Predicted 3D model of a 700-nucleotide part of an RNA (large-subunit ribosomal RNA, domain II) from a Pseudomonadota bacterium. The organism belongs to Pseudomonadota, within Bacteria. RNAcentral holds the full RNA, with entries from ENA.
Context: one part of a larger RNA
RNA sequence: GCCAGCGAGUUACUGGUUACGGCGAGGUUAAGGACGAAAGUCCGGAGCCGUAGCGAAAGCGAGUCUGAAUAGGGCGCUUAGUCGUAACCAGUAGACCCGAAGCCGGGUGACCUACCCAUGGCCAGGUUGAAGUGGGAUUAAACUCCCAUGGAGGACCGAACCAGUCAGGGGUGAAAUCCUGUUGGAUGAGCUGUGGGUAGAGGAGAAAUUCCAACCGAACCCGGGGAUAGCUGGUUCUCCCCGAAAUGCAUUUAGGUGCAGCCCCAGGUUAAAUGAAGAGUGGGGGUAGAGCACUGGAUGGGCUAGGGGCCCUUUGGGCUACCGAACCCAACCAAACUCCGAAUACCACUCUUUCUUAUCCUGGGAGUGAGAAAGCGGGGGAAAAGCUCCGUUUUCGAGAGGGCAACAGCCCAGAUCACCCGCUAAGGUCCCUAAUGGAAGCUAAGUGUUUUUGAUAAGGAAGUGGGGCUACUUAGACAGCUAGGAGGUUGGCUUAGAAGCAGCCAUCCUUUAAAGAGUGCGUAACAGCUCACUAGUCGAGUGGCCCUGCGCCGAAAAUGUACGGGACUAAGCUUCCAACCGAAGCGGUGGAUCAGGAUAAAAAUCUUAGGAUUUUUAUCCUGGUGGUAGGGGAGCGUUCCUACUGCGGUGAAGGUACACCGUAAGGAGUACUGGAGCGGUAGGAAGUGAGAAUGCUGGC
Numbered sequence: 001g002c003c004a005g006c007g008a009g010u011u012a013c014u015g016g017u018u019a020c021g022g023c024g025a026g027g028u029u030a031a032g033g034a035c036g037a038a039a040g041u042c043c044g045g046a047g048c049c050g051u052a053g054c055g056a057a058a059g060c061g062a063g064u065c066u067g068a069a070u071a072g073g074g075c076g077c078u079u080a081g082u083c084g085u086a087a088c089c090a091g092u093a094g095a096c097c098c099g100a101a102g103c104c105g106g107g108u109g110a111c112c113u114a115c116c117c118a119u120g121g122c123c124a125g126g127u128u129g130a131a132g133u134g135g136g137a138u139u140a141a142a143c144u145c146c147c148a149u150g151g152a153g154g155a156c157c158g159a160a161c162c163a164g165u166c167a168g169g170g171g172u173g174a175a176a177u178c179c180u181g182u183u184g185g186a187u188g189a190g191c192u193g194u195g196g197g198u199a200g201a202g203g204a205g206a207a208a209u210u211c212c213a214a215c216c217g218a219a220c221c222c223g224g225g226g227a228u229a230g231c232u233g234g235u236u237c238u239c240c241c242c243g244a245a246a247u248g249c250a251u252u253u254a255g256g257u258g259c260a261g262c263c264c265c266a267g268g269u270u271a272a273a274u275g276a277a278g279a280g281u282g283g284g285g286g287u288a289g290a291g292c293a294c295u296g297g298a299u300g301g302g303c304u305a306g307g308g309g310c311c312c313u314u315u316g317g318g319c320u321a322c323c324g325a326a327c328c329c330a331a332c333c334a335a336a337c338u339c340c341g342a343a344u345a346c347c348a349c350u351c352u353u354u355c356u357u358a359u360c361c362u363g364g365g366a367g368u369g370a371g372a373a374a375g376c377g378g379g380g381g382a383a384a385a386g387c388u389c390c391g392u393u394u395u396c397g398a399g400a401g402g403g404c405a406a407c408a409g410c411c412c413a414g415a416u417c418a419c420c421c422g423c424u425a426a427g428g429u430c431c432c433u434a435a436u437g438g439a440a441g442c443u444a445a446g447u448g449u450u451u452u453u454g455a456u457a458a459g460g461a462a463g464u465g466g467g468g469c470u471a472c473u474u475a476g477a478c479a480g481c482u483a484g485g486a487g488g489u490u491g492g493c494u495u496a497g498a499a500g501c502a503g504c505c506a507u508c509c510u511u512u513a514a515a516g517a518g519u520g521c522g523u524a525a526c527a528g529c530u531c532a533c534u535a536g537u538c539g540a541g542u543g544g545c546c547c548u549g550c551g552c553c554g555a556a557a558a559u560g561u562a563c564g565g566g567a568c569u570a571a572g573c574u575u576c577c578a579a580c581c582g583a584a585g586c587g588g589u590g591g592a593u594c595a596g597g598a599u600a601a602a603a604a605u606c607u608u609a610g611g612a613u614u615u616u617u618a619u620c621c622u623g624g625u626g627g628u629a630g631g632g633g634a635g636c637g638u639u640c641c642u643a644c645u646g647c648g649g650u651g652a653a654g655g656u657a658c659a660c661c662g663u664a665a666g667g668a669g670u671a672c673u674g675g676a677g678c679g680g681u682a683g684g685a686a687g688u689g690a691g692a693a694u695g696c697u698g699g700c
Base pairs, nucleotide, nucleotide: 001700002699003698004697005696006695011093012092013091014090015089016088017087018086019085020084021083022082023081026049027048028047032043033042034041035040053060054059063075064074065073066072096234097233099231103224104223105222106221107220108219114198115197116196117195118194119193120192121191122190123188125157126156127155128153132149133148134147135146136145137144161185162184163183166181167180168179169178200216202212203211204210209218237635238634239633240632241631242630247260248259249258250257251256261368262367263365264364265363266362267361268360274358275355276353277352278351279350280349281348282347283346289340290338291337295334296333297332299330300329301328302327306323307322308320309319310318311317312316371396372395373394374393375392376391377390378389379388380387401412402411403410416591417590418589419588421587422586423585427581428580429579430566431565432564436578437577438576439575440574441573442572448568449567459553460552463550464549465548466547467546468545469544470543471542472541480537481536482535483534484533486510487509488508491505492504493503516531520529521528592625593624594623595622596621597620598619599618600617601616602615603614604613605612606611636689638686639685640684641683642682643681644680645679646678647677654673655672656671657670658669660667661666
């Protein structure tokens, strides 16, 4: 890991609701007793519930309490209960199952290990050479020195022995701490044998939360004990109907719970009422917007009180290119400003439409109380976030199908089942890939052919299409070409020079078709080239500005191009027309089921015998049937029991195979196997259904 078996809402009592049954103003017994093989029957009326309430009570009583009240008001009265059985739920119990770490009690442990006590044992070899002693030298004697002797030391080196430093190996190991090399101690606070001692609220500890029998911040075993677990996991057959919530308030509360909200079931109200949708009418409002009348902010101008500076002859004056409240004009800003003020939304009434009362009330059962994204309106943040917090709508959640290449929350659309039928939605129609053609334009950038509300900007450009305004133009424009572009004059000043062209000033006159005291290049300065301007040539449009469509540049990301791909000049973009494809949508045909309705028949009950009610069946009509938590309904199967009825050695159960039946759980039949028990019907009772729990046991 797989397979098989086992494996989780039970039981008792108490209470509530519903259904059914008995009796009914009553209902019922408990303990106990009698009988009986038992099941049970009978006796037993103590007690309990109900039949009367109100009041704190005395008490009164269909009333009573309050009260001065014969007032008002509160609670009552004009009747239905009770005892069982079943289902569901709650409480008390382990209470659906498994799961702690822990707490307490009583015991068992010092054969491991820590320390201690008693009694034994062990430490190759080598080195150093303390004190002391002897001798010698020296000394007055000592001290001292030298030579010997001596053999001290938590002395030195190093085996055994003890330890376990570093590295490598090992790491489902040879080993639940080892191996190899290396290393520390090795006469000592040394190592070690045996026996003994200290015990868990404790012992021991050269002290590390270290040791106390392979995991010790409090050992182990058993018990309390099924501790508790607002936590995690798991919780076993089928079909049908409905179907949530992730919110509010509170909480030693925030991943829990209570009440409410939202879901389910039953009962009631049956229409003058309620709900839903639309229309109309009538409301309140102070949002969006707007505004500046208030409250504040804030810009420019005007005017002025006041202030600053200066001056003078100073209780007064003057000047001022300074500042400047209030006021006036103009133009603005505001969630906590409003002279104004919508659309929606909300409330009420009326009408209409639809519906199986969808509303409301009562009772019973829940789950939910972590939400998510998208659009819109806002707060926070950075006018960030797949961010966060509200409001509102939708979807997901609990929703499959089609589209978006893929993709819970986007777009389309809500899956009862079947069909090798049809029509459409979003989105698409060159190939992958179902389905396309036409018309008029635009784009030349592979722009684009992706998405989207949005994925590029400021800025730049004789890209190109459309529109508008304006200027010049057959008295000839624009561009090109030919020619001219002159004289006073080298204007004056400046300057080394300044001659159109370093700079400053002025910028006239003349000849002209025209020509600036000069547009640029150029020179040291001149010169030279050129322009403005003019003529000729040519012969029809040429400039400027604005609006707008589609393009261009601006344009950088990490494995490899990158529209989903191929590829496309349309198979791109804009506008229009006509087709088609395309879903579990809609339609068609057939089936199932639920609710309501109609008709018919049958049965039961009641009956005034006319009929009424209920149930079932058949046919038809209308509408429904996605679904998590969850509620409700109807069933299948397993084991055992009761009654009835069957099968079986001419072969039971079980097993294997198969094209049968049923909407499902499931049920038959036949063959083979097997070799002794097993069904059906109607009821009853449960150790009643397995794929999950790091489930348990076994097998492989």